[in-house]
RNA sequence: UAAUAACAGUUAGCGCUGGUGCUUGCCGCUUGCCGGCAAGCAGACGAGGGAGAGGUUUAUCGAGACGGUCAGCGGAUGCCUCUCGGCCAACUGCGGUCGUGAGCAGUCGACAAAACCGCCGGGCGACCGGCGGGACAAAACGCACUGCGGCAGAUUAA
Numbered sequence: 001u002a003a004u005a006a007c008a009g010u011u012a013g014c015g016c017u018g019g020u021g022c023u024u025g026c027c028g029c030u031u032g033c034c035g036g037c038a039a040g041c042a043g044a045c046g047a048g049g050g051a052g053a054g055g056u057u058u059a060u061c062g063a064g065a066c067g068g069u070c071a072g073c074g075g076a077u078g079c080c081u082c083u084c085g086g087c088c089a090a091c092u093g094c095g096g097u098c099g100u101g102a103g104c105a106g107u108c109g110a111c112a113a114a115a116c117c118g119c120c121g122g123g124c125g126a127c128c129g130g131c132g133g134g135a136c137a138a139a140a141c142g143c144a145c146u147g148c149g150g151c152a153g154a155u156u157a158a
Stems, first nucleotide, its partner, number of pairs: 014074004019070001020042009029032001045062003051083006084099005091153004103148005108142002116133007
């Protein structure tokens, strides 16, 4: 340095928690599903999202629920500025808009998981995990269709 094997990790709608709620045990008395202590449990369901640097912080979309997906903290692919890059035919400047799948709008089209049902496993419990069943979304997205999309200068081609 290369190959192979095993193990671990595999990166963010993500992680954490001393509030809060809940469980178990012990203790207390004012006997309340009250208080204290200890040990625990819960605390967001997926889709989508990364040119580089700096800055910034409740940073996109819907599903479920309508009793916690509450509250708080951190982070983050969001946003802003600059640079670089694409498109507005090619070059330069400015402008617009995006990020390599690189413009905008309308119409149309497609896509999920939890939830739910069943079974199994772990835990005294709160609760946790797995498998199967059968659905449903919006945005991003789509050379699906339609429409719209620079100004100036110089040059080239048709």

A computed fold for a 158-nucleotide RNA from a Selenomonadales bacterium, annotated as glmS glucosamine-6-phosphate activated ribozyme aptamer.
Of the family's consensus pairs, 91% are formed in the model.
Its Rfam family is "glmS glucosamine-6-phosphate activated ribozyme aptamer". The family's RNA type in Rfam is riboswitch. From the family's description: This entry contains a glucosamine-6-phosphate activated ribozyme that is found in the mRNA for GlmS. GlmS is an enzyme that uses fructose-6-phosphate and glutamine to generate glucosamine-6-phosphate. The ribozyme catalyses self cleavage of the glmS mRNA that is thought to regulate GlmS activity. Rfam links the family to the GO terms regulation of gene expression and catalytic activity.
NCBI's taxonomy places the organism under Bacteria, Bacillati, Bacillota, Negativicutes, Selenomonadales.
The sequence was found by an Rfam model in a public genome assembly.